[in-house]
RNA sequence: GAAGCGCGCCAGACCGUCGCUGGUGCAAGGCCCGAAAGGGCGCACUGGAGGAACGUCCGGACUGCACAGGACAGCGUAGGAGGUAACACCUCUCCACCGAUCAGCUUGAGGAGUUCGCUCCAAGGGCCCUAAGGUGAGGAUCAGAGCAACAGAGACGAGCCGCUUCAGUGCGGGUGAAACGGGCAAUCUCUACGCGCAGCAAUACCAAAUAGGCCAACGUUGACGUGGUUCCGCGGAGUUGGCGGGUAGGUAGCACCGAGCCGGGUGGGCGACCCCCGGCCCAGAUGAAUGGCGGUCACGUUCGGGGUCUUCGCAAGAGGGGUCCGAACGCACAGAAUCCGGCGUAACGGCGCGCUUCACAC
RNA sequence: GGUGAUAUAGCUCAGUUGGUUAGAGCGCAGCAUUCAUAAUGCUGAUGUCGGUGGUUCAAGUCCACCUAUCACCACCA
Numbered sequence: 001g002a003a004g005c006g007c008g009c010c011a012g013a014c015c016g017u018c019g020c021u022g023g024u025g026c027a028a029g030g031c032c033c034g035a036a037a038g039g040g041c042g043c044a045c046u047g048g049a050g051g052a053a054c055g056u057c058c059g060g061a062c063u064g065c066a067c068a069g070g071a072c073a074g075c076g077u078a079g080g081a082g083g084u085a086a087c088a089c090c091u092c093u094c095c096a097c098c099g100a101u102c103a104g105c106u107u108g109a110g111g112a113g114u115u116c117g118c119u120c121c122a123a124g125g126g127c128c129c130u131a132a133g134g135u136g137a138g139g140a141u142c143a144g145a146g147c148a149a150c151a152g153a154g155a156c157g158a159g160c161c162g163c164u165u166c167a168g169u170g171c172g173g174g175u176g177a178a179a180c181g182g183g184c185a186a187u188c189u190c191u192a193c194g195c196g197c198a199g200c201a202a203u204a205c206c207a208a209a210u211a212g213g214c215c216a217a218c219g220u221u222g223a224c225g226u227g228g229u230u231c232c233g234c235g236g237a238g239u240u241g242g243c244g245g246g247u248a249g250g251u252a253g254c255a256c257c258g259a260g261c262c263g264g265g266u267g268g269g270c271g272a273c274c275c276c277c278g279g280c281c282c283a284g285a286u287g288a289a290u291g292g293c294g295g296u297c298a299c300g301u302u303c304g305g306g307g308u309c310u311u312c313g314c315a316a317g318a319g320g321g322g323u324c325c326g327a328a329c330g331c332a333c334a335g336a337a338u339c340c341g342g343c344g345u346a347a348c349g350g351c352g353c354g355c356u357u358c359a360c361a362c
Numbered sequence: 363g364g365u366g367a368u369a370u371a372g373c374u375c376a377g378u379u380g381g382u383u384a385g386a387g388c389g390c391a392g393c394a395u396u397c398a399u400a401a402u403g404c405u406g407a408u409g410u411c412g413g414u415g416g417u418u419c420a421a422g423u424c425c426a427c428c429u430a431u432c433a434c435c436a437c438c439a
Stems, first nucleotide, its partner, number of pairs: 001358010012297007020048007030041004050333001054344002057342005062199004074195005079093005094138001095136004104127004110121004139190002144188002146184002156181001160173003163168002203252004213243006224235005258281001260280006267274002299330008308321005363435007372388004381419001390406005412428005
């Protein structure tokens, strides 16, 4: 320097201005919404999307219901050892396969030579062994069952052709993915291990109106309502009070001192990871905030222009590379919704580090 | 936010335990019949089985991941 891999980081930056949405402190006086529960309004300071917040595919935390224990059924996992709160995740390792150049084997367009037998050179193709690295749902088919189209004589227990000692052989041929020995468990099944069921629209608390429920008192010996007014008329089977449940609505769950984040360690371990020390508190709504505008700079693409290098060409001229100036456009994938650990998927790019092989130089 | 299901011809649906060329009805096209149309009869066309991978000799079917569509949930009687 070329080719091929692996890992990590970033996800435009800054300034001004107008907003949106949380938290803390001060004030505890007032005002507004609401029946209440509860919520909002002031000033100061301050926080505000991601590596995938996504898909909801696994595993947990948390909550409710169920629950003596065990088994069956169902679902899931699968080499070995370890990590972890747990996992189908991660690490190390065994095995199998893939994986570039070179080397080897084979084929070979074409070319050269020739004594016409052949010999030599050779782009390219194929096979094989492999590097860094990658992939693996990698238990069991001597427990049992099932499946194998077409082709082929025969597809799970066969004799077509050959062969020969003529009724045998699995030695050769042919078909096929596979030919008597096995294949398929991402077919049933067996073995070992794991899983109770549901999910924050879980769940807990506060709590209207209306309807219905329960209790008490009074009531056809007329309660109660109503028209005139101390009595009469009309209607008439309910009236009054209390209690409890649920709904609308509100609050908590829910923004977390934790499986937390950052930095350090001549700490332990091959590693995943664990241990120790120091520092930090880091979004949180509910028709759902995290944005708009302006300016400067950076990046990418395209266009125009300047000068420069270079290739082709006799020349005129044509093409290419990087670079400077200006303009326009763009700046991915995507957006928290109870919270974590993974996996998978999406994606314009940029930066850094490491490994393998080959070539050249020293 | 959470949970479940479906996708096969233009439409509505079958498709068994993976197997040769994936079917049915309606619709569509042509012909016959009719003065003409409908109905009827005959003939015919039509699919990358939603997409991409994997397992397998072989995938509409089994598995994984994407895409689209549909349904359900809060609670009393």

Two RNAs folded together computationally: RNase P RNA and transfer RNA, 439 nucleotides in total. It holds a member of the Rfam family "Bacterial RNase P class A". The family's RNA type in Rfam is ribozyme. The coordinates come from a structure-prediction model, not an experiment, and the mean pLDDT is 77.